[in-house]
RNA sequence: AAGACGGGCGCGGGAGAGAGCCGCCGCAAGUGGCGGCCGCCGAAGGUGAAAGGCCAGUAGGGGAUAGGGCCGAAUCUCUCAGGCAAAAGGACCGCGUGCCGGAG
Numbered sequence: 001a002a003g004a005c006g007g008g009c010g011c012g013g014g015a016g017a018g019a020g021c022c023g024c025c026g027c028a029a030g031u032g033g034c035g036g037c038c039g040c041c042g043a044a045g046g047u048g049a050a051a052g053g054c055c056a057g058u059a060g061g062g063g064a065u066a067g068g069g070c071c072g073a074a075u076c077u078c079u080c081a082g083g084c085a086a087a088a089g090g091a092c093c094g095c096g097u098g099c100c101g102g103a104g
Stems, first nucleotide, its partner, number of pairs: 005101003008097006018038001020037006039084003045080001046078001048076001052071004058066002
C1' cells in the first nucleotide's frame, strides 16, 4: 500500500584549477587532434580509515603483559582516474514522473 522510502528518467540550479610551453598533423584562418614537459583543481568514479564493535576472555610463568586480524562514515584524505576558455561533464539541491522496486 490511493505508497513512507530508494532508484531510473526529464527540467532547472551547480564550484575549483594554465585558452601553459615545445614538436607533429590538419585548416583559408582560428578552434581542434596526437605526443612530450612542467604548474594546478576536487564535486563523475575510485583509494585510505576515527570512534566503536567482533575474532575472543586469543597467546602468555594463565602472572606481568603482548599484540595481530576483520568490519567500520564524510563535502575529510589521496590525486589513480577525471578535470583546468566555451561546450560537454559535474557531488549535491529543487520540481515533476499511469517507469522500476518497496515498508516503514
Source information:
The RNA shown here (Glycine riboswitch aptamer) has 104 nucleotides and comes from a Rubrobacteraceae bacterium. The coordinates come from a structure-prediction model, not an experiment, and the mean pLDDT is 79. Taxonomically the source falls in Rubrobacteraceae (Bacteria, Bacillati, Actinomycetota, Rubrobacterales).